RNA sequence: GGGCGGUUAGCUCAGCUGGCUAGAGCGUCCCCGUCACAUGGGGAAGGUCGCAGGUUCGAAUCCUGCACCGCCCA
Numbered sequence: 001g002g003g004c005g006g007u008u009a010g011c012u013c014a015g016c017u018g019g020c021u022a023g024a025g026c027g028u029c030c031c032c033g034u035c036a037c038a039u040g041g042g043g044a045a046g047g048u049c050g051c052a053g054g055u056u057c058g059a060a061u062c063c064u065g066c067a068c069c070g071c072c073c074a
Stems, first nucleotide, its partner, number of pairs: 001073007010026004019057001028044005050066005
């Protein structure tokens, strides 16, 4: 330098054939419960969907550039 994959909640990831308000598990906090924990049940908070621009009535999703991570080629 070239090619491919990835970047979404604190962590691991789904969603990526564009459509209503962006989700799950774990974790965190609160309540129930317990002498107190744990297990269990209920609830809540937490997100510029890597960044910028474009297309569109509408973008996490499509297009372009850039950044970072991984693999391969040179």

A computed fold for a 74-nucleotide RNA from a Candidatus Dojkabacteria bacterium, annotated as transfer RNA. Its Rfam family is "tRNA". Rfam classes the family as a transfer RNA. Rfam describes the family as follows. Transfer RNA (tRNA) molecules are approximately 80 nucleotides in length. Taxonomically the source falls in Candidatus Dojkabacteria (Bacteria, Bacteria candidate phyla). The coordinates come from a structure-prediction model, not an experiment, and the mean pLDDT is 82.